Record summary: A computed fold for a 153-nucleotide RNA from Nocardioides aequoreus, annotated as c-di-AMP riboswitch aptamer (ydaO/yuaA leader). The sequence was found by an Rfam model in a public genome assembly. The coordinates come from a structure-prediction model, not an experiment, and the mean pLDDT is 80. The model forms 95% of the base pairs in the Rfam consensus.
[in-house]
C1' cells in the first nucleotide's frame, strides 16, 4: 500500500525432551464475478479465425464448396479485477495534457504511480441463488554474519 482482519479446542503434517510454535482443514467476515422482474440498451444487421470428426446440400463426384450443431484451440471483436483512463503528436520508443490513484508537513505545497493479470466470441442493472479471492510488494529501528574495491606493507 492493498479486499487481503481474526478465530483455529479439529488433523495419518513439521519442528520441540516436554511445554508450546509452524502449516493445513474448517469458521468468520472483508472483496469480487455471475445471475430475474422493472429500467436500460436495440435504429438493421446477423453473430471473429483454425482443426476435428458428424448431418444436410451443391458440383466440374470418392474430391472440392456451402450450411449446421458438437468438441478442442486461438485471440486486434467484446467482456472481468484494478486508481491504472482518455486525447494530441510519433514508425516506434515516448513526450504533453486532462482525469484517476498513493504518500507527506494532508491549506498551500512538495513526491511518487496510471502496471500487470484473467475470460475465450460471452455476460447491462439485478431479489431469489451460485461461484470465486482472503495476497503480493514496500518502509522505519534495533542486532548479528558475510562478501566486495581501494591503499599500505
Nucleotide at each position: 500500500u492493498g479486499a487481503g482482519a481474526c478465530c483455529g479446542a479439529g488433523c495419518a503434517c513439521c519442528g520441540u525432551c516436554g511445554c508450546c510454535g509452524g502449516g493445513c482443514a474448517g469458521g468468520a467476515g472483508c472483496g469480487g464475478g455471475g445471475g430475474a422482474a422493472c429500467c436500460a440498451c436495440u435504429u438493421c444487421c446477423c453473430c471473429g479465425g483454425u482443426c476435428g470428426a458428424c448431418c444436410g446440400g451443391a458440383c466440374c463426384c470418392c474430391g472440392u464448396c456451402c450450411g449446421g450443431a458438437c468438441g478442442a484451440c486461438c485471440u486486434c471483436g467484446g467482456g472481468g479485477u484494478g486508481a491504472a483512463g482518455c486525447c494530441a503528436c510519433g514508425c516506434a520508443a515516448g513526450u504533453g495534457g486532462c482525469c484517476g490513484g498513493g504518500c507527506u508537513c494532508c491549506u498551500c505545497g512538495g513526491c511518487c504511480c496510471g502496471a500487470a493479470c484473467c475470460c475465450g466470441a460471452c455476460a447491462g442493472c439485478u431479489a431469489a441463488c451460485u461461484c470465486c479471492g482472503c495476497a503480493g510488494g514496500c518502509g522505519c529501528g534495533u542486532g548479528g554474519a558475510g562478501g566486495a574495491a581501494a591503499c599500505c606493507u